[in-house]
Molecule: transfer RNA
Organism: Chthonomonadaceae bacterium
RNA sequence: GGGCGGUUGGCUCAGCGGUAGAGCACUUCGUUCACAUCGAAGGGGUCACUGGUUCGAAUCCAGUACCGCCCA
Numbered sequence: 001g002g003g004c005g006g007u008u009g010g011c012u013c014a015g016c017g018g019u020a021g022a023g024c025a026c027u028u029c030g031u032u033c034a035c036a037u038c039g040a041a042g043g044g045g046u047c048a049c050u051g052g053u054u055c056g057a058a059u060c061c062a063g064u065a066c067c068g069c070c071c072a
Base pairs, nucleotide, nucleotide: 001071002070003069004068005067006066007065010024011023012022013021018055026042027041028040029039030038048064049063050062051061052060
């Protein structure tokens, strides 16, 4: 330099045009002498960035950035 894949909550990931989600983690309450476990409730997101298409974009298209793999 070229090709392919990836970027979504603190972490690991799902969602592939029509209200942004799960598990773990976190907070509060209950339980306990206390911690853990368990039960109940709750908070947290510019969906990497810029532009385009569309009535409507995390999702489709183009470019950029970063990460991984392969080729040279």